[in-house]
RNA sequence: UGGGUCGGCUGGACGGUCGCGUGGCGGGAGACCGCACCGAGGAACGUCCGGGCUCCACAGGGCAGGGCGGUGGGUAACACCCACCCGGAGUGAUCCGCGAGACAGUGCCACAGAGAGCAGACCGCCCGCCGUCAUGGCGGGUAAGGGUGAAAGGGUGGUGUAAGAGACCACCGGGGUCGUGGUGACACGACUCGCACGGCAAACCUCGCCCGGAGCAAGGCCAGACAGGGGAUGACGACGCGGCUCGCCGAGUCCCCGGGUAGGCCGCUGGAGCGGCGCGGCAACGCGUCGCCGAGAGAGAUGACCGUCCACGGGGCUCAAGCCCCCGGACAGAACCCGGCGUACAGGCCGACCCAUUCG
RNA sequence: GGGGCGGUGGCCAAGCUGGUUAAGGCAGUGGGCUCAUAACCCAACGAUCGCGGGUUCAAGUCCCGCCCGCCCUA
Numbered sequence: 001u002g003g004g005u006c007g008g009c010u011g012g013a014c015g016g017u018c019g020c021g022u023g024g025c026g027g028g029a030g031a032c033c034g035c036a037c038c039g040a041g042g043a044a045c046g047u048c049c050g051g052g053c054u055c056c057a058c059a060g061g062g063c064a065g066g067g068c069g070g071u072g073g074g075u076a077a078c079a080c081c082c083a084c085c086c087g088g089a090g091u092g093a094u095c096c097g098c099g100a101g102a103c104a105g106u107g108c109c110a111c112a113g114a115g116a117g118c119a120g121a122c123c124g125c126c127c128g129c130c131g132u133c134a135u136g137g138c139g140g141g142u143a144a145g146g147g148u149g150a151a152a153g154g155g156u157g158g159u160g161u162a163a164g165a166g167a168c169c170a171c172c173g174g175g176g177u178c179g180u181g182g183u184g185a186c187a188c189g190a191c192u193c194g195c196a197c198g199g200c201a202a203a204c205c206u207c208g209c210c211c212g213g214a215g216c217a218a219g220g221c222c223a224g225a226c227a228g229g230g231g232a233u234g235a236c237g238a239c240g241c242g243g244c245u246c247g248c249c250g251a252g253u254c255c256c257c258g259g260g261u262a263g264g265c266c267g268c269u270g271g272a273g274c275g276g277c278g279c280g281g282c283a284a285c286g287c288g289u290c291g292c293c294g295a296g297a298g299a300g301a302u303g304a305c306c307g308u309c310c311a312c313g314g315g316g317c318u319c320a321a322g323c324c325c326c327c328g329g330a331c332a333g334a335a336c337c338c339g340g341c342g343u344a345c346a347g348g349c350c351g352a353c354c355c356a357u358u359c360g
Numbered sequence: 361g362g363g364g365c366g367g368u369g370g371c372c373a374a375g376c377u378g379g380u381u382a383a384g385g386c387a388g389u390g391g392g393c394u395c396a397u398a399a400c401c402c403a404a405c406g407a408u409c410g411c412g413g414g415u416u417c418a419a420g421u422c423c424c425g426c427c428c429g430c431c432c433u434a
Stems, first nucleotide, its partner, number of pairs: 001356010012309007020039002024035004041331001045342002048340005053215004065211005070084005085099001086097004100206002105204002107200003122146002124142007154172006173195001174193008219266004228257006236250002239247002273292008310329001312328005361433007370386003379417001389403004410426005
């Protein structure tokens, strides 16, 4: 210098004019008016997970249903995050992985092919017999080679053999046992077994772990309106009774039918909060300390224009550069609150690393 | 707020217990029949299976994430 891989931040600034919305202050009998302050995001989005909160249910446990799935940690919790292991891709930085179990059982493996799962012999190779001028026929051995397929019961090379074959040997791969290191997944090493058990569980299934249900229109209080009726219910109270069982009445609670209402207040935003510093930890994160307060409404407020600047892109002017002129400033907007994930995004800034090339 | 279904030629659609021809109908094109048209008969054409990724030997089909459309319920 060119190309690339990750991580973090930002996503217009200032001034003016006209507007919008809660709450505050002031004025006004009221409608309303005035004043100064405050007023969207990294995703407020999709609503895909996980929690808080509230109500209902609940002894414990199980069934059904759903989710998760290498190991260790983080967290309120998670399907999230961090670190590591294993497998795969890449020259590399780095990226990707719903990454348990296929000797518990069931099922599937199309087409092609001789044979597709307690395998198999089409061509070929070899031996024997028969026959012929010759092609050949029959019986047997073999799985090296060819062929089919995604996959053919370890691979490569040699010894060996009629031809062959883990039949035997060396190396590689794999199984088992032991040792060492590591919290662990796992890795490494030694010995041993000629190798016996192909794939699919994002097929049923098995194993381990997790999950009670509903949602702020939750839920509570007040005011107003209306028309009650039926049913269930406890060792709550009263009556009958000396007392108990029991009967009956009433209140409360719940359910059903019918009727009424569509108002106000709370919940409501100070919180698993944000920022700085220090400490522990590889990190995610945790602990301590100091500082800060940043929307909260009712079908729901943040906008528009002008000027100056800020970048960058396109067009024009110009021989060209600079200057000047015009156009363009993304995605998108809170509604109970948080933690994640996913998706959208004009551009800009910073940091780390890799590859190639050049120079010293 | 809660729950469910769908997207396949221009249109309607089958296929959804994975397997290689992705059926069929309408429309359109060519030919036949008819004096001519319709109907009818024959033939051929026409498909990124909404998009992206994954599992698998193999994906319209199974899994995940997005984008549209519709329905139910309070």
Background:
This is a predicted complex of two RNAs, RNase P RNA and transfer RNA, with 434 nucleotides together. Rfam match: Bacterial RNase P class A. Its family is annotated with tRNA processing, ribonuclease P activity and dimeric ribonuclease P complex in the Gene Ontology. The prediction has a mean pLDDT of 76.